[in-house]
C1' cells in the first nucleotide's frame, strides 16, 4: 500500500424498513441481615471515532478523514 470486519453509557453489547438511544454487568442510594454476601428497589451516567452531505428526521445512508483488529501484498 491493497481487501474485509469493527469504534454508541466505565466495561461487554443491542438498537428492526431512517422515526423517543437502550439492556446486562458495575457506580450510588434504599431495602434486607446481628454483620456481611445472595438477592429486591430505586437512581444517575451518552457530542453514537471526528469534520461534512442528503433529509421533515441520521446510531442508522452518501464522502473524507482518524483508531482497532483479521486478511493480502
Nucleotide at each position: 500500500g491493497g481487501c474485509a470486519g469493527g469504534g454508541u453509557a466505565g466495561c461487554u453489547c443491542a438498537a428492526u424498513u431512517g422515526g423517543c438511544a437502550g439492556a446486562g454487568c458495575g457506580g450510588c442510594g434504599g431495602g434486607g441481615u446481628c454483620a456481611u454476601a445472595a438477592u429486591c428497589c430505586g437512581u444517575a451516567g451518552g457530542u453514537u471515532g471526528u469534520g461534512g452531505g442528503u433529509u421533515c428526521g441520521a446510531g442508522u445512508c452518501c464522502c473524507a478523514c482518524c483508531c482497532c483488529u483479521g486478511c493480502u501484498a

Transfer RNA from a Longimicrobiales bacterium, 73 nucleotides, folded computationally. Taxonomically the source falls in Longimicrobiales (Bacteria, Pseudomonadati, Gemmatimonadota, Longimicrobiia). It matches the Rfam family "tRNA". The family's RNA type in Rfam is transfer RNA. The sequence is in RNAcentral, with records from ENA.